This is a predicted structure of a 70-nucleotide RNA (c-di-GMP-I riboswitch aptamer) from a Longimicrobiaceae bacterium. The sequence was found by an Rfam model in a public genome assembly.
[in-house]
RNA sequence: AUCAGGGCACCCAGGCCGCGAGGCCGGUCCGCAAAGCCAGGGGUCUCACCGAGAUAGCCCGGCUGUCGAG
Numbered sequence: 001a002u003c004a005g006g007g008c009a010c011c012c013a014g015g016c017c018g019c020g021a022g023g024c025c026g027g028u029c030c031g032c033a034a035a036g037c038c039a040g041g042g043g044u045c046u047c048a049c050c051g052a053g054a055u056a057g058c059c060c061g062g063c064u065g066u067c068g069a070g
Stems, first nucleotide, its partner, number of pairs: 007032002012027001014025004030057001036063003040060003043055005
């Protein structure tokens, strides 16, 4: 790369939590070969703002995982 078994679940509406960004639950299924995990660096976003928080489905990086041509 390909094949197989499969996996995750955008937006959106509902319920709950949070000041908020946003998170969780079930539904949904746009997409994803790491869309598994980690907030170390950057970006962006939030706030009770000189600090703290969110985002891993924004990028880099780290760790782990299925198949098996080259």
Record summary: It matches the Rfam family "c-di-GMP-I riboswitch aptamer". Rfam's curators write: GEMM was predicted in a large-scale screen for bacterial structured RNA regulatory elements. Gene Ontology term of the family: cyclic-di-GMP binding.